[in-house]
RNAcentral holds the sequence, with entries from ENA and Rfam. Predicted 3D model of a 72-nucleotide RNA (transfer RNA) from Corchorus olitorius. Its mean pLDDT, the model's own confidence on a scale to 100, is 82. It is recorded under the gene name trnM. Lineage of the source: Eukaryota > Mesangiospermae > Pentapetalae > Malvaceae > Corchorus. Rfam family: tRNA.

RNA sequence: AGCGGGGUAGAGUAACGGUCAACUCGUCAGACUCAUGAUCUGAAGAUGCAGGUUCGAAUCCCGCCCCCGCCA
Repeated sequence: AGCGGGGUAGAGUAACGGUCAACUCGUCAGACUCAUGAUCUGAAGAUGCAGGUUCGAAUCCCGCCCCCGCCA
C1' cells in the first nucleotide's frame, strides 16, 4: 500500500434522513441536613476535518486524519 470495524459532552453508550442530538455516571449551582453523604431541582458541556447529494445529513457519497484488528 490492501481489507474490516470505529471516531458523538469529562467517561461510557444511543439516535428508520425530519421539531430542541437522548440516556447513565461525572462537574457546577441551589434546596434539604448541625455537617458530609444520600435525595430533589436546575444549569453548562458533544457529532474527527473538508467537500458533495438532499427541502433537510451524526446518518448517504468522495477525499484526508487518528485508533483497533487482519493479511504479507